[in-house]
RNA sequence: GUAGUCAGCCAGACAGUCGCUCGUGCGUUCUACGCGCGGGAGGAAAGUCCGGGCUCCACAGGGCAGGGUGCCAGGUAACGCCUGGGCGGCGUGAGUCGACGGAAAGUGCAACAGAAAGUAUACCGCCGAUGGCGCUGGCGACAGUCAGCGCACAGGUAAGGGUGAAAUGGUGCGGUAAGAGCGCACCGCGCCGGUGGCAACAUGCGGUGGCGAUGGAAAACCCCACCCGGAGCAAGGCCAAAUAGGGGUGCAAUGGCGCGGCCCGCGCUGCACCCGGGUAGGCUGCUUGAGGUUUGUGGCGACGCAAAUCCCAGAUGAAUGACUGUCCACGACAGAACCCGGCUUAUCGGCUGACUACCUUU
RNA sequence: UGGGCCGUCGCCAAGUGGUAAGGCACGGGGUUUUGAUCCCCGCAUUCGGAGGUUCGAAUCCUCCCGGCCCAGCCA
Numbered sequence: 001g002u003a004g005u006c007a008g009c010c011a012g013a014c015a016g017u018c019g020c021u022c023g024u025g026c027g028u029u030c031u032a033c034g035c036g037c038g039g040g041a042g043g044a045a046a047g048u049c050c051g052g053g054c055u056c057c058a059c060a061g062g063g064c065a066g067g068g069u070g071c072c073a074g075g076u077a078a079c080g081c082c083u084g085g086g087c088g089g090c091g092u093g094a095g096u097c098g099a100c101g102g103a104a105a106g107u108g109c110a111a112c113a114g115a116a117a118g119u120a121u122a123c124c125g126c127c128g129a130u131g132g133c134g135c136u137g138g139c140g141a142c143a144g145u146c147a148g149c150g151c152a153c154a155g156g157u158a159a160g161g162g163u164g165a166a167a168u169g170g171u172g173c174g175g176u177a178a179g180a181g182c183g184c185a186c187c188g189c190g191c192c193g194g195u196g197g198c199a200a201c202a203u204g205c206g207g208u209g210g211c212g213a214u215g216g217a218a219a220a221c222c223c224c225a226c227c228c229g230g231a232g233c234a235a236g237g238c239c240a241a242a243u244a245g246g247g248g249u250g251c252a253a254u255g256g257c258g259c260g261g262c263c264c265g266c267g268c269u270g271c272a273c274c275c276g277g278g279u280a281g282g283c284u285g286c287u288u289g290a291g292g293u294u295u296g297u298g299g300c301g302a303c304g305c306a307a308a309u310c311c312c313a314g315a316u317g318a319a320u321g322a323c324u325g326u327c328c329a330c331g332a333c334a335g336a337a338c339c340c341g342g343c344u345u346a347u348c349g350g351c352u353g354a355c356u357a358c359c360u361u362u
Numbered sequence: 363u364g365g366g367c368c369g370u371c372g373c374c375a376a377g378u379g380g381u382a383a384g385g386c387a388c389g390g391g392g393u394u395u396u397g398a399u400c401c402c403c404g405c406a407u408u409c410g411g412a413g414g415u416u417c418g419a420a421u422c423c424u425c426c427c428g429g430c431c432c433a434g435c436c437a
Stems, first nucleotide, its partner, number of pairs: 001358010012327007020040009042333001046344002049342005054232004061264004066228005071085005086100001087098004101223002106221002109216001123161002125157003130154002132151008169187006188211001189209005194203003236284004246275006255269004277436003291310008328331001363433007372386003380417001388404005410426005
């Protein structure tokens, strides 16, 4: 210098004028207004996909069903998140991606093709040693027997071909009638032990097994381990207003409701639906929190601990805007609604740091 | 804001691992003097989109997109 990887940060800037909203202080006769001061969207506020706080349901209890997670260790309030490690894939590398338990508990699945799709088996092919049949020849005691050739009937084989997404370890040598882990060497794989590691796991350490052992698939049912009670701020609490706490139907104490898919257990005693009526206003929950910043400290790290310091949106038709001027690289996705930790998705462009590969120069 | 459901041809829809039924509509042909009716034939390269699991996905899983429904109190 070029190409790239990872981590973090910013999200037009500045000035002026006029507004909006919340808090607070002062003034005016009050609930209102005015003035001053201070705060006023995001990295995703989004999707609502996970987890937790908070609130009510019984003090949230036992069992079944159901759901979720899934290599190991740790972090955390918790998690399906994060960190570190293992294994596997990709990359020359920095790095990065992975729903990554179990198919030797059981049930089921694999269309078509193919001999055969998991208890195996044989279409073409190869062989036909052995048995059988036929021919020729030798011997002969005429019952056979020996040798050769042939057939491919029995039979052998799984090297090769062919089918398929997937077909029973690979290469070589030996071996054989032809072949084959049939035997051997090397490689691969499994099992046992040792060693290292908390563990996952690793092992060019030792032994052992010819290897259909243990094929695939569990984002099929399932098994194993762990976790999960239900509902949600329209939760919940208070005040006010209103009145017909009315009528009908059905079910009913082995019932119904709280209670949620079911049972047990606990508590309560009518419940469900339809028709009709009234009221739909205000306050609270509502922002100080697993909070931010700085420093120190423990840890590889996620993160923890300690001290100091700061208060940093809280609306409810719902505020956070409009205009003017200057400048530039001309400004993306997008707007809080009880709160927080994550994940995922959307996103113009820019900055910083660490690292990698190649080339060049000194 | 919270909870629930759905998406297959222009419309209504079946199919829930083995390669997308059926009806209406539409197009072509036949019947008819012509039209309707009736008969025959055709019409989804792919199931809202993307990615994954699998040999194979409308179907199973994940993430997005779009649409619909419900809700307080007296009680």